A computed fold for an 83-nucleotide RNA from an Armatimonadota bacterium, annotated as transfer RNA. Its mean pLDDT, the model's own confidence on a scale to 100, is 82. Rfam family: tRNA. From the family's description: Transfer RNA (tRNA) molecules are approximately 80 nucleotides in length. It is annotated as a transfer RNA.
């Protein structure tokens, strides 16, 4: 140079045009238990709000679309494969 595959929350990962602020595990915080600590169990885990419900968010920027994490273009980057 060619082709191909991925960035998603603190970390790792699922993820389909509307049921998504996003499943699951991990950490981390608070609780139960224990003498104490592990272990194990249960609750919170984006931000405001007493809720209801609002705002932002899925590398980064346009787009299409009533509606995007998902489709489409342009870029950054990481990974693999050929030369």
């Nucleotide at each position: 140079g060619g082709g191909g595959a991925g960035a998603u929350g603190c970390c790792c990962g699922a993820g389909u045009g509307g049921c998504c602020a996003a499943u699951g595990g991990g950490a981390a915080c608070a609780g139960a238990c224990u003498g104490u600590a592990a272990a194990u169990c249960u609750g919170u885990c984006g931000g405001c709000g007493a809720g209801a419900g609002c705002c932002u968010u899925c590398g980064c920027a346009g787009g299409u679309u009533c509606g995007a994490a998902u489709c489409c273009u342009g870029c950054u980057c990481u990974c693999c494969c050929c030369a």